[in-house]
This is a predicted structure of a 104-nucleotide RNA (SAM riboswitch aptamer (S box leader)) from Sporolactobacillus mangiferae.
RNA sequence: AUCUUAUCAAGAGUGGCGGAGGGACUGGCCCGACGAAGCCCGACAACCAGCACAGCGAUGUGUAUGGUGUUAAUUCCAGCAGAUUAAGUUCUGGCAGAUAAGAA
Numbered sequence: 001a002u003c004u005u006a007u008c009a010a011g012a013g014u015g016g017c018g019g020a021g022g023g024a025c026u027g028g029c030c031c032g033a034c035g036a037a038g039c040c041c042g043a044c045a046a047c048c049a050g051c052a053c054a055g056c057g058a059u060g061u062g063u064a065u066g067g068u069g070u071u072a073a074u075u076c077c078a079g080c081a082g083a084u085u086a087a088g089u090u091c092u093g094g095c096a097g098a099u100a101a102g103a104a
């Protein structure tokens, strides 16, 4: 890097270092010296493993020890198609993306 499956409307800091950028891409629209990215700590969550309980079992519930992940805005919104509307108005599906687990 590719493929498969699941999830993406909830949740999470008035912390330390750091110094100008960031929100994948494109178009918007935003965030940022009242301090961006990145790192550390904390926190959230519960995908995988572990552990406990229930069950013949498939599995379910709980926990938060380990492995990730996340911690502005719905995946910030749209990007293709269909339906719908006075209206790019609203809805549905898809594409793309992200994360986890697995596969050759």
Base pairs, nucleotide, nucleotide: 002103003102004101005100006099007098008097013041015040016039017038021031022030023029025079026078027077028076042071043070044069047067048066049065050063051062052061053060054059075096080093081092082091083090
The coordinates come from a structure-prediction model, not an experiment, and the mean pLDDT is 87. Of the family's consensus pairs, 97% are formed in the model. The sequence was found by an Rfam model in a public genome assembly.